RNA sequence: CCGACGAAACGGCAAACCCUCCGCGAGGAGGGGACGCAAAGUCACGGGGCUCUCGGAGCAAGCCGGACCGCCGAA
Numbered sequence: 001c002c003g004a005c006g007a008a009a010c011g012g013c014a015a016a017c018c019c020u021c022c023g024c025g026a027g028g029a030g031g032g033g034a035c036g037c038a039a040a041g042u043c044a045c046g047g048g049g050c051u052c053u054c055g056g057a058g059c060a061a062g063c064c065g066g067a068c069c070g071c072c073g074a075a
Base pairs, nucleotide, nucleotide: 005073006072012037013036017032018031019030020029021028022027035062041068042067043066045065046064047063049059050058051057052056
């Protein structure tokens, strides 16, 4: 240094729930709040889930797999 791995530290993210706003809805944005997370960073590519005005159009990356990118460095 690379791969694998996940102790520690510096930091990071933020489930449920509450408030405001947006959306028909699944849901989203902001604020509060922490159950958790080493990719809980990004991407709907495969499977599965969900919504609607269902030949179609959408939602979720904190369901699993995959792709891309990335911080730290004990065993």
The RNA shown here (c-di-GMP-I riboswitch aptamer) has 75 nucleotides and comes from an Actinomycetes bacterium. It was read from a public genome assembly, where an Rfam model found it. The organism belongs to Actinomycetes, within Bacteria. The prediction has a mean pLDDT of 88.